[in-house]
Large-subunit ribosomal RNA, domain II from a metagenome, 678 nucleotides, folded computationally.
Context: one part of a larger RNA
RNA sequence: GCCUAGGAGUUUAUGUGAGUUGCGAGCUUAAGAGUUUACGACUUGGAGGCGAAGCGAAAGCGAGUUUGAAUAGGGCGCCAGUAACUUGCAUAACACCCGAAGCGGAGGCGAUCUAGCCAUGGCCAGGUUGAAGCACCGGUAAUACGAUGUGGAGGACCGAACCCAUUAACCUUGAGAAGUUAAGGGAUGAGCUGUGGUUAGGAGUGAAAGGCUAAUCAAGCCCCGUAAUAGCUGGUUCUCUCCGAAAUAUAUUUAGGUAUAGCGCCGAAUGUUAAAAGCCGGGGGUAAAGCACUGAAAAGGCUAGGGUUCACACCAGAAUACCGAACCUUAUCAAACUCUGAAUACCGGCUGGGAAAAUUAGGUAGUCAGUCAGCGGGGGAUAAGCUCCGUUGGCGAGAGGGAAACACCCCAGACCAUCGAAUAAGGUCCCAAAGUUAGUACUAAGUGGCAAGAAGGAGGUAAAUUUUCUUAGACAAUGGGGAUGUUGGCUUAGAGGCAGCCAUCAUUUAAAAAGUGCGUAAUAGCUUACCCAUCGAGAGAGUUUGCGCCGAAAAUGAUCGGGACUAAAGUACUACACCGAAUUCGUGGAAUUAGCAAUAAUUGGUAGGAGAGCGUUCCAACGACGUAGAAGCGUGAUUGAAAGAGAGCGUGGAGUUUUUGGAAGUGAGAAUCUAGGC
Numbered sequence: 001g002c003c004u005a006g007g008a009g010u011u012u013a014u015g016u017g018a019g020u021u022g023c024g025a026g027c028u029u030a031a032g033a034g035u036u037u038a039c040g041a042c043u044u045g046g047a048g049g050c051g052a053a054g055c056g057a058a059a060g061c062g063a064g065u066u067u068g069a070a071u072a073g074g075g076c077g078c079c080a081g082u083a084a085c086u087u088g089c090a091u092a093a094c095a096c097c098c099g100a101a102g103c104g105g106a107g108g109c110g111a112u113c114u115a116g117c118c119a120u121g122g123c124c125a126g127g128u129u130g131a132a133g134c135a136c137c138g139g140u141a142a143u144a145c146g147a148u149g150u151g152g153a154g155g156a157c158c159g160a161a162c163c164c165a166u167u168a169a170c171c172u173u174g175a176g177a178a179g180u181u182a183a184g185g186g187a188u189g190a191g192c193u194g195u196g197g198u199u200a201g202g203a204g205u206g207a208a209a210g211g212c213u214a215a216u217c218a219a220g221c222c223c224c225g226u227a228a229u230a231g232c233u234g235g236u237u238c239u240c241u242c243c244g245a246a247a248u249a250u251a252u253u254u255a256g257g258u259a260u261a262g263c264g265c266c267g268a269a270u271g272u273u274a275a276a277a278g279c280c281g282g283g284g285g286u287a288a289a290g291c292a293c294u295g296a297a298a299a300g301g302c303u304a305g306g307g308u309u310c311a312c313a314c315c316a317g318a319a320u321a322c323c324g325a326a327c328c329u330u331a332u333c334a335a336a337c338u339c340u341g342a343a344u345a346c347c348g349g350c351u352g353g354g355a356a357a358a359u360u361a362g363g364u365a366g367u368c369a370g371u372c373a374g375c376g377g378g379g380g381a382u383a384a385g386c387u388c389c390g391u392u393g394g395c396g397a398g399a400g401g402g403a404a405a406c407a408c409c410c411c412a413g414a415c416c417a418u419c420g421a422a423u424a425a426g427g428u429c430c431c432a433a434a435g436u437u438a439g440u441a442c443u444a445a446g447u448g449g450c451a452a453g454a455a456g457g458a459g460g461u462a463a464a465u466u467u468u469c470u471u472a473g474a475c476a477a478u479g480g481g482g483a484u485g486u487u488g489g490c491u492u493a494g495a496g497g498c499a500g501c502c503a504u505c506a507u508u509u510a511a512a513a514a515g516u517g518c519g520u521a522a523u524a525g526c527u528u529a530c531c532c533a534u535c536g537a538g539a540g541a542g543u544u545u546g547c548g549c550c551g552a553a554a555a556u557g558a559u560c561g562g563g564a565c566u567a568a569a570g571u572a573c574u575a576c577a578c579c580g581a582a583u584u585c586g587u588g589g590a591a592u593u594a595g596c597a598a599u600a601a602u603u604g605g606u607a608g609g610a611g612a613g614c615g616u617u618c619c620a621a622c623g624a625c626g627u628a629g630a631a632g633c634g635u636g637a638u639u640g641a642a643a644g645a646g647a648g649c650g651u652g653g654a655g656u657u658u659u660u661g662g663a664a665g666u667g668a669g670a671a672u673c674u675a676g677g678c
Base pairs, nucleotide, nucleotide: 001678002677003676004675005674006673011093012092013091014090015089016088017087018086019085020084021083022082023081026050027049028048032044033043034042035041036040054061055060064076065075066074067073096235097234099232103225104224105223107222108221109220115199116198117197118196119195120194121193122192123191124189126158127157128156129154133150134149135148137146138145162186163185164184166183167182168181169180170179201217203213204212205211238613239612240611241610242609243608248261249260250259251258252257262367263366264364265363266362268360269359270358277351278350279349280348281347282346288340289338290337294334295333296332298330299329300328301327305323306322307320308319309318310317370395371394372393373392374391375390376389377388378387379386400411401410402409415589416588417587418586420585421584422583426579427578428577429563430562431561435576437575438574439573440572441571442570448565456550457549460547461546462545463544464543465542466541467540468539469538477534478533479532480531481530483507484506485505488502489501490500513528517526518525590603591602592601593600594599614667616664617663618662619661620660621659623657624656625655632651633650634649635648638645639644
């Protein structure tokens, strides 16, 4: 992992609803007793319980009473109950099932591991060093002290056994639930070790690490309290039908829990009261707008006050491209500004509408982590698939078609069947259903098809429009001219059109600047403006618009979904066809609600509520079947909307169960479920 079997809302009491039944101003027995066809009934038993009257603190009064001065007003009352059975829910119990870590026990078992201690034994190759003491010699007044020898001390030295475990590698589903190998430490000591004994669970023992106390230790193990508790996780078993949520408010030692409300379901009651829509009537201070208030804020004018300068003995002054209140003109801004002021929304009335609508009081759930999109906002960076509100829609709980794929976008809400039809969004060259359809334009960038990417840039191209020049010859090109005073003056080393400053005249002309650019040290040289000729018809400059171009960088190989596409299969506009969904329609069928019926409407669905059924085991009653073959097992015609039912055949070899009721250990795929098998 698979298979087979087991595996989870039960039982009792009380309360409170619903359904059914009995009796009814009453209803009902409990224990006990008796009888019996004997473990199932019947008869007794009225003790007790509930109800039939309430109100008030009470005296008390009473369909009323109380408060009160009140005859007012208010509060609470004045309309059938009770018993049983079935069932929903609550409470108490293990209370749907499994699951802790833990807590307690004057209950027990453990020191064969290990820690300490006690008793009694054992063990430590070999080598080294050479303390005290002693002897002798030297030495001293005598000691001291020195030398040589002897001697053999030491938590002394080196190093096996033995004990340990510092480092590395290996092993790490191991040879091993702690090892192996190579190095390493101690090795006469606070040494190591055999045997026997002793100390224990809030206790022991501990050269102390919360270490060790039998692979278990911040309180051992076994048993018991015990089915501890778990606002937590997981699981919770047949079918179909009807309805169908919430992820919010408030409170919470509350935030992943719960209570009440909101929203669901069920049965009653009311009986048009609801929603949409139309009309009428309301209040408002949002959007917008505005500057009349409160503030902000640009420019100018005017002008208090101030600064600076001039002038000044004082007084009185003058100037000002300085600052500037108030006021004026022009132009603005505001969530906490308003002289104004919508659309919507909201409230009320009338009409309307008539539902699985509304309201009321009950019974009973789930929900309290939401999420995306559009619109209005706060926070953030006018960031986020961000976060917090409001509002609408979706997903959640929604299948189908489109968006290549894609909960949330677009279309559209799936009762069942159907090899029928019309459409939506979106599409119609091929993949791939339907136009290689028709018309007019544009695009050349594969733009389309990158963020429908920016500032910015460009004789891309198409269209519209304004304007200038032009057969008295334009624009471009080519040929020629482009001169003189003069090298203008100044400056300068030089400055001759062309470093810079000033001036920018005049002459000859068809025209020609005191010079447009390049150039020289300065000249020179080239060129332009300007003129003529050649040529012969358009040329130049703006503005607006369409579609394109550059700007344009990302990590495995590229791409519009792909192939491919260019008078498109791209873009814009126009037209007519067609395809396309579980939509709508057609045909047949089922169910629910309403209705006498005809008929009409309805039938997606998680949490959840309500209803109707199927099946299993056992029991009762009446039946039925069975060795001419029961159950079980295999197959399975046929059959029902489903759970399911089931003839026949095979196997099997002795019981089975239709129907109507009753009672439950009543349905398996999940729980790291339990047991067994493979």
Its mean pLDDT, the model's own confidence on a scale to 100, is 85.